The RNA shown here (transfer RNA) has 86 nucleotides and comes from a Nanobdellota archaeon. Its Rfam family is "tRNA".

[in-house]
């Protein structure tokens, strides 16, 4: 220097050239009521987590240009990160 492969939500990752999505993860909300606390002779009551379920929010698709009616996909040059090869 050259070659290959990845960059997409806050993480892990999908997506024929034709609505940008899912899982974890957050945040509201619902169920439900465990340890506790409380309170009560007791029966129970109140407050109440996790798991569950329902909603929601969060992208400039690494940057900047080109084909294209249309681009996360195609093509260029450039940024990072891995590997390689010399």
């Nucleotide at each position: 220097g050259c070659c290959c492969g990845a960059g997409u939500a806050a993480c892990u990752c999908a997506a024929c050239g034709g609505c940008a999505g899912a899982g974890u993860g957050a945040g509201u909300g619902g169920c439900u009521g465990u340890u506790a606390a409380u309170u009560a002779u007791a029966a129970a009551a109140u407050u109440g987590a996790a798991a569950c379920c329902a909603c929601u929010a969060a992208g400039u698709u690494g940057c900047a240009g080109g084909u294209u009616c249309g681009a996360a996909u195609c093509c260029u040059g450039c940024c990072c990160c891995g590997g390689g090869c010399g």
The coordinates come from a structure-prediction model, not an experiment, and the mean pLDDT is 80.